[in-house]
Context: one part of a larger RNA
Molecule: large-subunit ribosomal RNA, domain II
Organism: biogas fermenter metagenome
RNA sequence: GCCUGCGAGUCACCGUGUGCGGCGAGGUUAAGGGAUAGGAGUCCCGGAGCCGCAGGGAAACCGAGUCUGAAGAGGGCGAGAGUCGCAUGCGGUGGACCCGAAGCCAAGUGAUCUAGCCAUGGCCAGGCUGAAGCUGCAGUGAAAUGCAGUGGAGGGCCGAACCUAAAUCCGCUGAAAAGGGUUGGGAUGAGCUGUGGCUCGGAGUGAAAGGCUAAUCAAACUUGGAGAUAGCUGGUUCUCUCCGAAAUAGCUUUAGGGCUAGCGUCGCCUGUAUUGUCGCGGAGGUAGAGCACUGGAUAGGUGAGGGCCCGUCACUGGGUACCGAUCUUAACCAAACUCCGAAUGCCGCGACACGUUGGGCGGCAGUCAGACGGCGGCUGACAAGGGCCGUCGUCGAGAGGGAAACAGCCCGGACCGCCGGCUAAGGUCCCCAAGGCGCGCUGAGUGGGAAAGGAAGUACGAUUGCACAGACAGCCAGGAGGUUGGCUCAGAAGCAGCCACCCCUUCAAAGAGUGCGUAACAGCUCACUGGUCGAGUAGUCGUGCGCCGAUAAUGUAACGGGGCUAAGCGCGCCACCGAAGCCGCGGGACGCAGACGAGGUCUGCGUCGGUAGGAGAGCAUUGCGUAUGCGGACGAAGCGGGACCCGCGAGGGCCCGUGGACGCGGCGCAAGAGAGAAUGCAGGC
Repeated sequence: GCCUGCGAGUCACCGUGUGCGGCGAGGUUAAGGGAUAGGAGUCCCGGAGCCGCAGGGAAACCGAGUCUGAAGAGGGCGAGAGUCGCAUGCGGUGGACCCGAAGCCAAGUGAUCUAGCCAUGGCCAGGCUGAAGCUGCAGUGAAAUGCAGUGGAGGGCCGAACCUAAAUCCGCUGAAAAGGGUUGGGAUGAGCUGUGGCUCGGAGUGAAAGGCUAAUCAAACUUGGAGAUAGCUGGUUCUCUCCGAAAUAGCUUUAGGGCUAGCGUCGCCUGUAUUGUCGCGGAGGUAGAGCACUGGAUAGGUGAGGGCCCGUCACUGGGUACCGAUCUUAACCAAACUCCGAAUGCCGCGACACGUUGGGCGGCAGUCAGACGGCGGCUGACAAGGGCCGUCGUCGAGAGGGAAACAGCCCGGACCGCCGGCUAAGGUCCCCAAGGCGCGCUGAGUGGGAAAGGAAGUACGAUUGCACAGACAGCCAGGAGGUUGGCUCAGAAGCAGCCACCCCUUCAAAGAGUGCGUAACAGCUCACUGGUCGAGUAGUCGUGCGCCGAUAAUGUAACGGGGCUAAGCGCGCCACCGAAGCCGCGGGACGCAGACGAGGUCUGCGUCGGUAGGAGAGCAUUGCGUAUGCGGACGAAGCGGGACCCGCGAGGGCCCGUGGACGCGGCGCAAGAGAGAAUGCAGGC
């Protein structure tokens, strides 16, 4: 892991609903007793007790009333049949659907492991060092002291056994539930070790690591309290039908748990009270807007007051391009501003539509982690697949088609069948079902990712100047004189710089000069003019589509792909494809209505996605009653097989094989009553 078997809402009592039944102003017995064949069962006694038949008041008390009260008012609580049994929903008390702790307490068992201690034994190859003391000699007044010898001290030195475990490698379903290799530490000591003994569970022992106390230790192990408790996790077994949520509010030592309400379902009552549209009548201060209030904020005018300067013996005063209240002009800003003020939404009345709903009471729930999207807001950084509200939608609990793939987006709500039809979103070159036409745009593979910003891209529109009295561009020619303007300067001559009232003349035109240039001149050029040429030219604004801006990590990789110049974009037209939508045909279930009508049948209309959950109807298993009934060796149950029959289904038949002795319809009853999941339990493989 698979297979087989086992495996989870039970029982007792009490309460409260519902269904059925008995009796009914009553209902009912309990313990116990009697009869029968015995203690099972049945029948009969047994009225103690319980519930009900009257309530109100603190009570006295009164009573269909009573209490409050001065009240005959008002108000409160009352005045409608119960009770016993069976079944069933739910609640309570019990282990109370099942499995699961870590733990707590009690009584015991443990020191053959290990910690310490006690008693008594054992063990430590070999080598090195050479303390005290002693002896001799030296030395001294005597000593001290020195030297030599002797001696054999030491938690002394090196190093086996033995003990240990510091480093590293191996071992990690090991050779081993702690080992092996190499290297290392101690090795006469606080040494190692045998045997016997003592101390233990909040206790021991501990050269102290929370270490050790039998492979277990921040409180051992065994049994018991015990089915501890678990607001937590997991699991919870057949079928079909109808309806169908919530992820919110308030409170909570509450926040992943509860309680009440909200939302679901079922029953009874009410009987259109619900919803939508239209009309009419209302309340309101949002969006927007505005500046009349409250504030903010910009510029101008005015200018109280102030600063600075001047001035006076002092006062009066003068100036000011500084600051600036007020008033005013203009343009603004505001959730906590409003002279104004919608759309929606909300309330009321009426009409119409649908024929669903709404309301009350009661039984049973589940829900209290929501998610994304659109719109309105707050928060955040005008971040987040962020957080928090409101409102609508979808998912949740919703399949199908589209979006390449993709709970929350778009279309659309799946009772079943069909090798029929029409459509939605989205599509119609191929993958891949279905396409064409017309007129424009784009040339970037833009389409098929992106901003500020940039650009004689291109199409279209608007507008201005110039232009056949000849514009624009090119080419030819002119572009002069006073004058080198004045100043400055070494110089300054159109062209370093400064000044100007930037003048005058000739002219077709020509600046006291646009740029280059020179040391300064010169020179080139421009403005301006003529000629040549012969038709548009030069700007500004707007719109459509495009261009640049454009750099990332495995590999093209920013159309799903191929590929496309239309198979891209815009507008228009017609057609087609396309879903579980709609239609057609057949079938089923449920509800309502009608007809026939014992049950029931037929017809019509509507409905039939579904998690938590509510309600209903069934299938199967084991046993019991009916039961002395039916089947069975001419083959029961069980097991294996079947493409057959019946049932929507759970399932039930039938047939074949195996098997070899029991099994079973109908109607009822009672449950150890359905397995795939619980890191389920046991066995087998």